[in-house]
RNA sequence: CGGUGCCCCGCACCGAAGGGGUCGGCGGAGCCGGGGAACCACCUUCCCCCGGGGCGAAUCGGCGCCACCUCGGUGGCGCGGUAGGGCGACUUCCCGCCCGAGCCCGUCAGCUCACCCGGUAGGCGGACGGAAGAGGGAGG
Numbered sequence: 001c002g003g004u005g006c007c008c009c010g011c012a013c014c015g016a017a018g019g020g021g022u023c024g025g026c027g028g029a030g031c032c033g034g035g036g037a038a039c040c041a042c043c044u045u046c047c048c049c050c051g052g053g054g055c056g057a058a059u060c061g062g063c064g065c066c067a068c069c070u071c072g073g074u075g076g077c078g079c080g081g082u083a084g085g086g087c088g089a090c091u092u093c094c095c096g097c098c099c100g101a102g103c104c105c106g107u108c109a110g111c112u113c114a115c116c117c118g119g120u121a122g123g124c125g126g127a128c129g130g131a132a133g134a135g136g137g138a139g140g
Stems, first nucleotide, its partner, number of pairs: 001122001006028002008025003012022003030120006040110001051108001052105004060081001062079007084099005090133005
């Protein structure tokens, strides 16, 4: 950064030990994500292509090279942009610096009360830019 933090139980493992760490539990509350009525929305015509959907900020296009190829495109790599997102350690503005990926479902899902299901990971950093405001502490 992110929903990814806390509590309880287990003594399974580590530790000399701890209100320690790891792991496990159809665990708990919380946070997050998905499915799911009515109403509403969509459901119209033609051409081309040929599924559709979800998490996430991560979408969209330009140029160059290469490959494939039904000559119109597709894919890979690179460069520089972009919707959008993050940080500068109390807040805001300015200014500056970054990200702009990846993964999943499996022909199926608009919204959605009740209701149902799932996650609670992973990866990093080592500060001390300006202005205004707010707040706290020490001393007297």